[in-house]
């Protein structure tokens, strides 16, 4: 200078008119005035977790779901940090549903001789008959997994020995896999030792085993106050029944309950926002994260607000709009800052 | 706001414990008719809504998305 990885930020600024919504004073309570404060990193998808509500204080078993190295964080997770395998990458650095097919069971189409207690189509060697131009060739038999061929995948590799040929058949190396011993909280690691000739192909995001985890609904939960009616009509279950929001079954708790048709209200107040809460700072910890102190008030609508012009500057502005709340994860998103750390090329 | 649910030829829908997708209409083409229908005989149309992953191989399992489409309150 040029490629690039990781981790935070920020999301057009600035002044002026006009307009919205909310609290707070003031006010003849509608209405006006004043002052505050008014979207996002995703508010999203609704995919995990919890909070808070109801139902039992949420109980017990069965089925079902969900995670799925290890250790720690958290309220709590499938999230986060660290750490071990494995992968890719020159590297900073990134990616991983990463338990178990030496508990069972089941699947592998096509193509091939054989697709999982392996299998002789060529081939190789052998051995008998028959031919024969003596090269060898044709048919049985019998060995044999080095070599060819199919195939996603052929049942350890590489060499030497062996041998009719061959093969773990024997041996040396490398792989595998048990068992000790060493280091490590542990995953796992081992340039450490004996064993084992190999037995243990692939698929668990096949069924399943195995550890841990989850009751079930959701703020249109839920409580209150007000209106108003036809408190009808049919169909089923009936107390070893119905219901209480989960599929069964105990258990509780409650006693007529469901499901069509039919009828009335669709109004107000609550839940509503102070929270596992921001910010700065010391301390502990690699870290994610804790603890103290200390300081900020920072959206609550209810057909639903946060918008419009105008000027002016630049880098010409993306994705996108809370609706009970939080913490994650994924998804979308024009551009810009800043830190730090890799590789390349050129100079001192 | 919550809560489910489907996507497969041009339509309507099989196929969903993983093996290369099929009916019915429709459309074409020929036979039959003086000529159309019907009818017979045959062709031909497909990224299984997009993208990633598992896996030897996915319409099928798993994740993410896109688009359609359904139910929600109170009282008696």
């Nucleotide at each position: 200078g040029g490629a690039g990885u990781u981790g935070g930020c920020c999301a057009g600024g600035c002044a002026g008119u006009c307009g919205c919504g909310u609290u707070g004073c003031g006010u003849u309570c509608a209405u006006c005035g004043c002052a505050g404060c008014g979207a996002g990193g995703a508010a999203a998808g609704u995919c995990c977790g919890g909070g808070c509500u109801c139902c039992a204080u949420a109980g017990g078993g069965c089925a079902g779901a969900g995670u799925g190295c290890c250790a720690g964080g958290u309220a709590a997770c499938a999230c986060c940090u660290g750490g071990g395998g494995g992968g890719c990458g020159u590297g900073a650095g990134c990616c991983c549903a990463c338990g178990g097919c030496u508990a069972g069971u089941g699947c592998a189409g096509c193509a091939g001789a054989g697709a999982g207690u392996a299998g002789a189509c060529c081939g190789c060697c052998u051995u008998c008959u028959c031919g024969u131009u003596c090269g060898c060739g044709a048919g049985g038999g019998g060995g044999u997994a080095a070599g060819g061929g199919u195939g996603a995948a052929a049942g350890g590799g590489u060499g030497c020995g062996g041998u009719a040929a061959g093969a773990g058949c024997g041996c040396a190396c490398c792989g595998c896999g048990u068992c000790g011993g060493c280091g490590g909280u542990a995953a796992c690691g081992u340039u450490c030792g004996a064993c084992g000739g190999c037995u243990a192909g692939g698929u668990a995001a096949a069924c399943c085993c195995c550890a841990c985890u989850c009751g079930g609904a959701g703020c249109a939960a839920g409580a209150c106050c007000a209106a108003a009616u036809a408190g009808g009509g049919a169909a089923g279950c009936u107390a070893u029944g119905g219901c209480g929001u989960g599929g069964c079954c105990c258990g509780c708790g409650c006693u007529g309950c469901u499901u069509c048709c039919g009828g009335g209200u669709a109004g107000g107040u609550u839940g509503c926002u102070a929270g596992a809460g921001g910010c700065g700072u010391a301390c502990g910890g690699c870290g994610a994260c804790g603890u103290g102190c200390g300081u900020c008030g920072c959206a609550g609508a209810g057909g639903a607000a946060u918008g419009a012009c105008u000027g002016u500057c630049c880098a010409c502005g993306a994705c996108a709009g809370a609706a009970c709340c939080c913490g994650g994860c994924u998804u979308a998103u024009c551009g810009g800052c800043c830190a730090a750390c890799u590789c390349c090329c050129a100079c001192u | 706001g919550c809560c489910c649910g489907a996507a497969u030829a041009g339509c309507u829908c099989a196929g969903u414990c993983g093996g290369u997708a099929g009916a019915g209409c429709a459309a074409c083409u020929g036979a039959u008719u003086c000529g159309u229908a019907a009818u017979c005989a045959g062709u031909a149309g497909g990224u299984c809504g997009g993208a990633g992953g598992u896996u030897c191989g996915a319409a099928u399992c798993c994740u993410c998305u896109u688009u359609c489409g359904g139910g929600c309150a109170c009282c008696a």
Predicted 3D model of RNase P RNA and transfer RNA as a complex of 424 nucleotides. It holds a member of the Rfam family "Bacterial RNase P class A". Rfam classes the family as a ribozyme.